[in-house]
Context: one part of a larger RNA
RNA sequence: CUCUCUCUAAGGAACUCGGCAAAAUAGCCCCGUAACUUCGGGAGAAGGGGUGCCUCAUUUCAAAUUGAGGCCGCAGUGAAAUAAUUCAUUGAACUGUUUAUCAAAAACAUAGGUCUCCGCUAAGUCGUAAGAUAAUGUAUGGGGGCUGACGCCUGCCCAGUGCCGGAAGGUUAAGGAAAUUGGUGAAAUGCUAAUGACUGAAGCCCCGGUGAACGGCGGCCGUAACUCUGUGAACCAAGCGAAAUUCCUUGUCACGUAAGUUGUGACCCGCACGAAAGGCGUAAUCAAAUGAAUACUGUCUCGGAGAGAGACUCG
Repeated sequence: CUCUCUCUAAGGAACUCGGCAAAAUAGCCCCGUAACUUCGGGAGAAGGGGUGCCUCAUUUCAAAUUGAGGCCGCAGUGAAAUAAUUCAUUGAACUGUUUAUCAAAAACAUAGGUCUCCGCUAAGUCGUAAGAUAAUGUAUGGGGGCUGACGCCUGCCCAGUGCCGGAAGGUUAAGGAAAUUGGUGAAAUGCUAAUGACUGAAGCCCCGGUGAACGGCGGCCGUAACUCUGUGAACCAAGCGAAAUUCCUUGUCACGUAAGUUGUGACCCGCACGAAAGGCGUAAUCAAAUGAAUACUGUCUCGGAGAGAGACUCG
RNA backbone atom coordinates (compact mmCIF):
# COMPACT_ATOMS: atom_id res chain seq x y z
C1' C A 1 0.00 0.00 0.00
C1' U A 2 -4.52 -3.64 -1.03
C1' C A 3 -8.66 -6.44 1.14
C1' U A 4 -12.20 -7.81 5.34
C1' C A 5 -13.58 -5.75 9.96
C1' U A 6 -13.75 -2.69 15.00
C1' C A 7 -13.64 2.17 17.37
C1' U A 8 -13.41 7.44 16.78
C1' A A 9 -13.50 14.25 19.84
C1' A A 10 -16.78 18.41 17.73
C1' G A 11 -20.12 18.77 13.74
C1' G A 12 -24.10 15.70 11.29
C1' A A 13 -25.16 14.92 4.24
C1' A A 14 -21.37 20.30 4.57
C1' C A 15 -20.01 14.20 0.58
C1' U A 16 -22.10 12.96 -3.98
C1' C A 17 -25.24 12.72 -10.30
C1' G A 18 -27.94 10.73 -6.21
C1' G A 19 -27.62 9.51 1.62
C1' C A 20 -24.26 5.11 -2.98
C1' A A 21 -22.21 2.62 1.24
C1' A A 22 -22.53 2.47 6.36
C1' A A 23 -25.13 3.62 10.72
C1' A A 24 -29.86 3.58 12.75
C1' U A 25 -34.82 0.62 13.60
C1' A A 26 -35.95 -4.37 15.27
C1' G A 27 -38.66 -9.70 19.31
C1' C A 28 -42.96 -9.91 22.76
C1' C A 29 -46.87 -7.25 26.03
C1' C A 30 -49.88 -2.75 26.98
C1' C A 31 -51.68 2.07 25.42
C1' G A 32 -52.50 4.77 21.13
C1' U A 33 -53.05 5.64 15.84
C1' A A 34 -54.21 10.82 10.74
C1' A A 35 -55.44 12.26 5.69
C1' C A 36 -57.76 9.40 2.22
C1' U A 37 -60.88 5.20 0.96
C1' U A 38 -63.54 0.91 -3.80
C1' C A 39 -65.53 0.87 3.68
C1' G A 40 -62.09 -4.32 2.76
C1' G A 41 -58.24 -1.10 3.99
C1' G A 42 -54.58 2.66 5.06
C1' A A 43 -52.21 0.03 9.97
C1' G A 44 -47.17 -3.14 12.86
C1' A A 45 -49.60 3.86 10.45
C1' A A 46 -47.27 7.48 13.39
C1' G A 47 -46.16 7.91 18.63
C1' G A 48 -45.49 6.35 23.96
C1' G A 49 -44.54 2.85 28.11
C1' G A 50 -42.80 -1.99 29.81
C1' U A 51 -39.26 -6.26 29.49
C1' G A 52 -33.83 -9.32 34.30
C1' C A 53 -33.71 -11.93 39.15
C1' C A 54 -35.92 -13.03 44.25
C1' U A 55 -40.18 -13.32 47.88
C1' C A 56 -45.42 -13.26 48.90
C1' A A 57 -50.37 -13.28 47.26
C1' U A 58 -53.82 -14.54 42.98
C1' U A 59 -54.99 -18.50 39.55
C1' U A 60 -54.01 -23.56 38.06
C1' C A 61 -53.22 -30.59 37.94
C1' A A 62 -48.96 -27.98 35.98
C1' A A 63 -47.12 -24.08 32.98
C1' A A 64 -48.62 -19.34 31.65
C1' U A 65 -51.33 -14.73 33.95
C1' U A 66 -52.22 -10.60 37.38
C1' G A 67 -50.94 -7.61 41.84
C1' A A 68 -47.58 -5.99 45.92
C1' G A 69 -42.66 -5.69 47.85
C1' G A 70 -37.38 -6.29 47.40
C1' C A 71 -32.13 -6.96 44.80
C1' C A 72 -28.10 -6.03 41.03
C1' G A 73 -25.77 -3.74 36.73
C1' C A 74 -23.88 1.51 32.21
C1' A A 75 -27.07 -1.83 29.90
C1' G A 76 -32.46 -7.33 31.54
C1' U A 77 -35.71 -9.20 23.26
C1' G A 78 -28.08 -8.03 28.13
C1' A A 79 -25.32 -12.77 22.73
C1' A A 80 -27.31 -14.33 17.86
C1' A A 81 -31.53 -13.84 14.99
C1' U A 82 -34.80 -9.69 14.41
C1' A A 83 -39.36 -3.49 10.25
C1' A A 84 -36.06 2.81 9.83
C1' U A 85 -40.20 6.15 9.40
C1' U A 86 -43.08 10.23 7.27
C1' C A 87 -44.86 13.86 3.37
C1' A A 88 -45.75 15.02 -1.90
C1' U A 89 -45.71 13.95 -7.24
C1' U A 90 -45.27 10.62 -11.91
C1' G A 91 -46.30 5.73 -14.13
C1' A A 92 -48.72 1.03 -14.19
C1' A A 93 -54.94 -0.77 -11.16
C1' C A 94 -53.56 -5.18 -8.45
C1' U A 95 -50.86 -10.99 -7.64
C1' G A 96 -48.07 -12.44 -11.93
C1' U A 97 -44.24 -12.51 -16.59
C1' U A 98 -39.57 -10.90 -19.16
C1' U A 99 -33.97 -9.74 -22.30
C1' A A 100 -30.55 -18.06 -19.32
C1' U A 101 -25.05 -14.66 -19.55
C1' C A 102 -24.78 -5.89 -18.55
C1' A A 103 -31.84 -3.80 -18.73
C1' A A 104 -37.20 -6.56 -13.80
C1' A A 105 -39.27 -1.68 -15.82
C1' A A 106 -43.50 2.80 -16.94
C1' A A 107 -42.33 -3.12 -21.19
C1' C A 108 -45.62 -8.13 -21.56
C1' A A 109 -49.79 -10.42 -19.35
C1' U A 110 -54.27 -9.74 -16.67
C1' A A 111 -59.73 -9.66 -15.11
C1' G A 112 -63.02 -6.12 -17.48
C1' G A 113 -64.63 -3.32 -22.27
C1' U A 114 -65.61 -3.28 -27.45
C1' C A 115 -65.50 -4.55 -32.80
C1' U A 116 -65.53 -8.52 -36.20
C1' C A 117 -65.81 -13.72 -38.33
C1' C A 118 -68.13 -18.57 -37.55
C1' G A 119 -74.88 -22.55 -37.63
C1' C A 120 -71.17 -27.32 -37.17
C1' U A 121 -68.79 -31.61 -42.66
C1' A A 122 -68.29 -24.18 -38.38
C1' A A 123 -64.79 -20.19 -38.97
C1' G A 124 -59.55 -20.28 -38.10
C1' U A 125 -54.71 -23.17 -38.20
C1' C A 126 -51.33 -27.35 -40.08
C1' G A 127 -50.87 -30.70 -44.35
C1' U A 128 -49.80 -31.92 -51.82
C1' A A 129 -53.49 -35.21 -49.90
C1' A A 130 -55.79 -38.68 -46.73
C1' G A 131 -56.48 -36.28 -42.46
C1' A A 132 -55.53 -33.60 -37.76
C1' U A 133 -56.82 -29.53 -34.61
C1' A A 134 -60.67 -26.31 -33.12
C1' A A 135 -63.66 -30.25 -29.89
C1' U A 136 -65.39 -35.89 -27.75
C1' G A 137 -66.86 -28.49 -27.79
C1' U A 138 -71.99 -25.94 -30.41
C1' A A 139 -73.04 -18.68 -30.23
C1' U A 140 -73.57 -18.02 -22.01
C1' G A 141 -69.30 -21.57 -27.67
C1' G A 142 -64.76 -21.05 -30.80
C1' G A 143 -61.13 -17.77 -33.81
C1' G A 144 -59.03 -12.79 -34.80
C1' G A 145 -58.10 -7.19 -33.92
C1' C A 146 -57.78 -3.08 -30.43
C1' U A 147 -58.13 -1.37 -25.36
C1' G A 148 -56.70 -2.72 -20.36
C1' A A 149 -59.36 -3.01 -12.65
C1' C A 150 -62.82 0.68 -10.86
C1' G A 151 -65.29 5.84 -11.37
C1' C A 152 -66.91 10.01 -14.93
C1' C A 153 -66.83 9.67 -20.03
C1' U A 154 -65.58 8.52 -25.13
C1' G A 155 -67.12 14.59 -29.37
C1' C A 156 -67.04 16.18 -35.10
C1' C A 157 -65.73 14.14 -40.22
C1' C A 158 -67.85 8.58 -44.77
C1' A A 159 -64.22 13.48 -49.16
C1' G A 160 -59.70 9.48 -49.80
C1' U A 161 -58.54 3.99 -48.51
C1' G A 162 -60.78 -0.48 -46.58
C1' C A 163 -65.10 -3.40 -45.39
C1' C A 164 -70.53 -4.45 -45.90
C1' G A 165 -75.00 -4.11 -48.85
C1' G A 166 -77.41 -3.02 -53.73
C1' A A 167 -78.57 -4.08 -58.46
C1' A A 168 -81.27 -0.04 -62.78
C1' G A 169 -77.47 1.62 -66.20
C1' G A 170 -72.07 1.82 -68.44
C1' U A 171 -67.60 -1.20 -69.34
C1' U A 172 -65.93 -6.28 -69.73
C1' A A 173 -63.07 -12.57 -70.96
C1' A A 174 -63.70 -17.35 -72.80
C1' G A 175 -67.87 -19.38 -75.05
C1' G A 176 -72.27 -18.98 -78.32
C1' A A 177 -73.81 -16.58 -82.83
C1' A A 178 -77.52 -14.24 -87.46
C1' A A 179 -74.76 -12.51 -91.36
C1' U A 180 -70.68 -10.94 -94.77
C1' U A 181 -66.18 -11.92 -97.48
C1' G A 182 -61.88 -14.90 -99.32
C1' G A 183 -59.93 -19.99 -100.88
C1' U A 184 -61.34 -24.65 -103.25
C1' G A 185 -64.81 -26.04 -107.27
C1' A A 186 -67.50 -25.82 -114.23
C1' A A 187 -71.56 -25.22 -110.90
C1' A A 188 -74.64 -26.83 -106.72
C1' U A 189 -74.41 -29.09 -101.99
C1' G A 190 -70.35 -28.62 -99.13
C1' C A 191 -65.39 -28.02 -96.73
C1' U A 192 -62.12 -24.33 -94.93
C1' A A 193 -60.15 -19.33 -93.38
C1' A A 194 -61.09 -14.32 -91.83
C1' U A 195 -64.48 -10.64 -90.11
C1' G A 196 -68.61 -10.44 -87.15
C1' A A 197 -74.33 -7.28 -85.42
C1' C A 198 -76.11 -9.60 -81.03
C1' U A 199 -75.59 -12.52 -76.39
C1' G A 200 -72.26 -12.97 -72.33
C1' A A 201 -70.23 -13.70 -65.02
C1' A A 202 -67.52 -11.80 -61.17
C1' G A 203 -64.90 -7.33 -61.06
C1' C A 204 -64.51 -2.00 -61.94
C1' C A 205 -67.51 2.55 -62.76
C1' C A 206 -72.14 3.64 -60.11
C1' C A 207 -75.79 4.03 -55.54
C1' G A 208 -75.99 3.69 -50.17
C1' G A 209 -74.05 2.39 -45.22
C1' U A 210 -69.93 1.93 -41.81
C1' G A 211 -64.83 5.19 -37.11
C1' A A 212 -63.88 1.01 -29.96
C1' A A 213 -62.42 0.36 -39.46
C1' C A 214 -57.02 2.74 -41.87
C1' G A 215 -57.27 7.65 -40.78
C1' G A 216 -58.27 13.33 -40.32
C1' C A 217 -59.90 17.29 -36.83
C1' G A 218 -56.20 23.36 -40.90
C1' G A 219 -55.10 27.69 -43.61
C1' C A 220 -56.47 32.12 -46.20
C1' C A 221 -59.70 36.55 -47.36
C1' G A 222 -62.44 40.06 -44.56
C1' U A 223 -63.29 43.04 -39.36
C1' A A 224 -61.15 47.52 -34.18
C1' A A 225 -63.36 42.97 -32.38
C1' C A 226 -67.36 39.84 -33.61
C1' U A 227 -71.17 37.76 -36.92
C1' C A 228 -71.27 36.29 -41.96
C1' U A 229 -69.31 34.74 -47.12
C1' G A 230 -65.97 31.82 -50.11
C1' U A 231 -62.41 27.20 -50.05
C1' G A 232 -62.35 22.34 -47.15
C1' A A 233 -65.24 15.79 -45.39
C1' A A 234 -64.84 18.14 -40.78
C1' C A 235 -65.77 23.03 -34.81
C1' C A 236 -60.21 19.52 -32.22
C1' A A 237 -66.40 19.88 -28.21
C1' A A 238 -65.19 17.58 -22.71
C1' G A 239 -60.96 16.96 -19.85
C1' C A 240 -55.79 17.93 -19.10
C1' G A 241 -51.62 21.21 -20.09
C1' A A 242 -43.68 24.17 -19.74
C1' A A 243 -46.48 17.58 -18.91
C1' A A 244 -42.22 10.56 -19.21
C1' U A 245 -45.11 15.45 -24.39
C1' U A 246 -42.54 22.81 -24.06
C1' C A 247 -37.81 24.09 -28.86
C1' C A 248 -37.34 29.23 -27.19
C1' U A 249 -36.71 27.83 -21.32
C1' U A 250 -33.54 28.11 -15.56
C1' G A 251 -41.13 30.70 -19.39
C1' U A 252 -43.94 33.89 -15.36
C1' C A 253 -46.05 33.93 -10.29
C1' A A 254 -46.38 31.48 -5.50
C1' C A 255 -44.53 27.70 -1.84
C1' G A 256 -40.40 25.12 0.14
C1' U A 257 -34.27 26.78 1.26
C1' A A 258 -29.91 31.67 4.02
C1' A A 259 -29.25 30.42 -1.13
C1' G A 260 -33.54 25.62 -5.44
C1' U A 261 -31.55 24.59 -13.96
C1' U A 262 -34.62 19.77 -9.57
C1' G A 263 -39.69 19.54 -6.75
C1' U A 264 -44.99 21.10 -5.75
C1' G A 265 -49.31 24.40 -6.83
C1' A A 266 -51.10 27.79 -10.50
C1' C A 267 -51.08 30.54 -15.41
C1' C A 268 -51.89 29.01 -20.92
C1' C A 269 -48.22 31.93 -25.47
C1' G A 270 -50.22 23.28 -26.44
C1' C A 271 -42.62 24.68 -31.49
C1' A A 272 -45.47 19.47 -31.58
C1' C A 273 -51.91 16.90 -25.43
C1' G A 274 -56.74 15.09 -26.42
C1' A A 275 -60.76 11.06 -25.95
C1' A A 276 -60.48 2.43 -26.47
C1' A A 277 -52.49 3.66 -31.01
C1' G A 278 -58.39 5.72 -25.24
C1' G A 279 -59.06 11.16 -22.18
C1' C A 280 -59.22 12.63 -17.10
C1' G A 281 -59.42 11.02 -11.97
C1' U A 282 -58.46 7.19 -8.42
C1' A A 283 -58.08 3.73 -2.60
C1' A A 284 -54.68 -0.39 -2.46
C1' U A 285 -49.96 -2.40 -4.46
C1' C A 286 -44.43 -1.53 -6.31
C1' A A 287 -36.36 -4.50 -5.22
C1' A A 288 -40.31 1.35 -10.38
C1' A A 289 -39.02 7.06 -11.14
C1' U A 290 -38.64 12.17 -8.75
C1' G A 291 -38.47 15.89 -4.72
C1' A A 292 -38.65 16.98 0.69
C1' A A 293 -38.24 15.85 6.10
C1' U A 294 -37.11 13.22 10.99
C1' A A 295 -33.80 9.73 13.08
C1' C A 296 -28.98 8.10 12.12
C1' U A 297 -24.25 7.89 11.05
C1' G A 298 -16.33 8.31 9.04
C1' U A 299 -20.39 9.91 3.00
C1' C A 300 -17.83 14.35 4.40
C1' U A 301 -14.94 18.76 7.27
C1' C A 302 -10.15 15.41 7.92
C1' G A 303 -8.20 12.61 9.34
C1' G A 304 -6.64 9.10 13.32
C1' A A 305 -6.15 4.37 16.15
C1' G A 306 -6.57 -0.92 16.24
C1' A A 307 -7.39 -6.48 14.60
C1' G A 308 -6.86 -10.18 10.85
C1' A A 309 -5.38 -11.74 5.66
C1' G A 310 -2.17 -10.39 1.61
C1' A A 311 1.93 -7.64 -0.45
C1' C A 312 7.20 -6.66 1.07
C1' U A 313 12.19 -8.17 3.73
C1' C A 314 14.98 -12.23 5.86
C1' G A 315 15.15 -17.50 6.49
Record summary: A computed fold for a 315-nucleotide part of an RNA from Halimeda minima, annotated as large-subunit ribosomal RNA, domain IV. The RNAcentral record of the full RNA draws on ENA and SILVA. The gene name in the source record is rnl. Rfam family: Bacterial large subunit ribosomal RNA. Its family is annotated with ribosome and structural constituent of ribosome in the Gene Ontology.